[in-house]
RNA sequence: GAGUCGGCCGAACAGUCGCUGUGGCGCAAGCCAUGGAGGAAAGUCCGGGCUCCACAGGGUGUGAUGCCAGGUAACGCCUGGGGGGUGCAAACCCACGGAAAGUGCCACAGAGAAUGAACCGCCGAUGGCCUUCUCCCUCGGGAGAGGCACAGGUAAGGGUGAAAAGGUGCGGUAAGAGCGCACCGCGUCACUGGCAACAGGGACGGCAGGGAAAACCCCAUCCGGAGCAAGGCCAAAUAGGGGGGCAGGGCGGGUAAAACCGCCAACCGCGGCCCGCGGAAGCCCUCGGGUAGGCUGCUCGAGGCGCGUGGCGACACGCGUCCCAGAUGAAUGACUGUUCUCGACAGAACCCGGCUUACAGGCUGACUCCU
RNA sequence: GGGGCCGUAGUCUAGCCUGGAUAAGGCACCAGCCUCCGGAGUUGGGUAUCCCCGGUUCAAAUCCGGGCGGUCCCGCCA
Numbered sequence: 001g002a003g004u005c006g007g008c009c010g011a012a013c014a015g016u017c018g019c020u021g022u023g024g025c026g027c028a029a030g031c032c033a034u035g036g037a038g039g040a041a042a043g044u045c046c047g048g049g050c051u052c053c054a055c056a057g058g059g060u061g062u063g064a065u066g067c068c069a070g071g072u073a074a075c076g077c078c079u080g081g082g083g084g085g086u087g088c089a090a091a092c093c094c095a096c097g098g099a100a101a102g103u104g105c106c107a108c109a110g111a112g113a114a115u116g117a118a119c120c121g122c123c124g125a126u127g128g129c130c131u132u133c134u135c136c137c138u139c140g141g142g143a144g145a146g147g148c149a150c151a152g153g154u155a156a157g158g159g160u161g162a163a164a165a166g167g168u169g170c171g172g173u174a175a176g177a178g179c180g181c182a183c184c185g186c187g188u189c190a191c192u193g194g195c196a197a198c199a200g201g202g203a204c205g206g207c208a209g210g211g212a213a214a215a216c217c218c219c220a221u222c223c224g225g226a227g228c229a230a231g232g233c234c235a236a237a238u239a240g241g242g243g244g245g246c247a248g249g250g251c252g253g254g255u256a257a258a259a260c261c262g263c264c265a266a267c268c269g270c271g272g273c274c275c276g277c278g279g280a281a282g283c284c285c286u287c288g289g290g291u292a293g294g295c296u297g298c299u300c301g302a303g304g305c306g307c308g309u310g311g312c313g314a315c316a317c318g319c320g321u322c323c324c325a326g327a328u329g330a331a332u333g334a335c336u337g338u339u340c341u342c343g344a345c346a347g348a349a350c351c352c353g354g355c356u357u358a359c360a361g362g363c364u365g366a367c368u369c370c371u
Numbered sequence: 372g373g374g375g376c377c378g379u380a381g382u383c384u385a386g387c388c389u390g391g392a393u394a395a396g397g398c399a400c401c402a403g404c405c406u407c408c409g410g411a412g413u414u415g416g417g418u419a420u421c422c423c424c425g426g427u428u429c430a431a432a433u434c435c436g437g438g439c440g441g442u443c444c445c446g447c448c449a
Base pairs, nucleotide, nucleotide: 001369002368003367004366005365006364007363008362009361011339012338013337014336015335016334017333019036020035021034022033023032024031025030038345042356043355045354046353047352048351049350050227051226052225053224057275058274059273060272063222064221065220066219067081068080069079070078071077082096083094084093085092086091097218098217102216103215105211106210119158120157121154122153123152126151127150128148129147130146133144134143135142136141166184167183168182169181170180171179185207186205187204188203189202191200192199193198231296232295233294234293241287242286243285244284245283246282249264250263251262252261253260267279268278269277270276289448290447291446303322304321305320306319307318308317309316310315340343372445373444374443375442376441377440378439381398382397383396384395391429400416401415402414403413404412422438423437424436425435426434
């Protein structure tokens, strides 16, 4: 000098006047003391607490997650590790199960796009055709050399494409080709190390069906629903009204008739659906009317800070210490003065743990590279 | 607090589920013809970072994630 990762702060001080919670004093008005937004209070994307409802169960669908181990109340979060990728490095990134269960897709171009393909090129050994040359001959022909590129062979090369059916090299061949071999890759098997993911070397196999699952899907795991507009108490008002739909029942047994018993059905609940189970005489939709108050839940909590111990770490445990917003038209502000680096994103609404997103600027620790 | 839907030329919509190359249509706009001029008519034409950022894929308006903006519904008596 350039860079990487982490932590913290995010105007300061004083005065005056306000707003609001709590405590004290006061009959009251009020006075005094004291507390009063954030790292994201945000988005509401996950997970939990709390509250109410439900709490036979099963299936299916939908949803979420998806390498391994651990942490945690829990998680889709965090930590550590493995594998892959980027970077000289510190470090960073990864939706990282299965494509050999099945179905479907791969446009255009190209000969061929997943039961493999012959357009150009190469070859044409073998078979076929021709007969310029040589040899043989029983004069029909035969053999060799040569030619044609007809059958055919060939995936090395060209070309197309995002992708062309293992890669490189040597041998081999008519030309080629895992056809053979070496190395690399791949697959199978056991071994060693590791809790595991996985890694290592070994043997065997000549290579087997490319991509895509952020296409459907399959596999494994997880999940009862709703939310402080939960819920509890008090108060107020009105038309507990109109319309519509379904049901208030049916069948069998029983009885003189009932009661009663069983089964089935509509409705409601088990908040996706189905089966199934349960409940009760009503239930659902819609139009209209009234009300829009108070108290509670409410903030002491998986809490903050410090130290110690264990652990690589996330974190756990122990001790000490502190109390740190609770509003409800909704407080947390305004003005003045001084100073500076001239001030960003933004404001609680039941509470926590995360993630994501926004953020002027500043402080600080560790590490890397270059000089 | 809880939940749903939407964003594509100036405007209103289609395409998105099932990815395929100039993103389709109506109205509006522009130009020519017609007319003395205008309107109507007729012929032709342009106009899109498919709200933004990133990812998957050979390929994204479409699939996935994040963000931004808009819009709608849900109190109690019940």